[in-house]
C1' cells in the first nucleotide's frame, strides 16, 4: 500500500416504540431505548419508495438502516 473477514480485542452507530420540538406533509433534531449493522461513516449522483402543489403534464421536497455508485476510515489475517 492492497485485500479478506466479524466477534479475537478495543471501540462505533442506533430499528421499532415512547417523550419533547420543528415542518402542510413525507420526515428532521434531542432524550430514553437497543432490532440489528463490518462502514448502519459521509455524499441526494442514478434508480426505487414516500410527501406536497396539482385535472393532467409537470414542479418542489423527504429518505443513504432499500438498491447501485463515489469517497474516507478501526482491527485481525494474508
Nucleotide at each position: 500500500a492492497g485485500u479478506u473477514g466479524a466477534u479475537a480485542a478495543a471501540g462505533c452507530c442506533a430499528c421499532a416504540a415512547c417523550c419533547g420540538u420543528c415542518g402542510c406533509g413525507a420526515g428532521g433534531c434531542g432524550g430514553u431505548g437497543u432490532c440489528g449493522g463490518a462502514a448502519a461513516g459521509c455524499c441526494a449522483c442514478g434508480g426505487a419508495u414516500c410527501u406536497c402543489c396539482a385535472u393532467a403534464a409537470g414542479g418542489a421536497g423527504a429518505c443513504c438502516g432499500c438498491c447501485g455508485g463515489g469517497u474516507u476510515g478501526c482491527c485481525u489475517g494474508c
c-di-GMP-I riboswitch aptamer from a Desulfobulbaceae bacterium, 78 nucleotides, folded computationally. It was read from a public genome assembly, where an Rfam model found it. NCBI's taxonomy places the organism under Bacteria, Pseudomonadati, Thermodesulfobacteriota, Desulfobulbia, Desulfobulbaceae.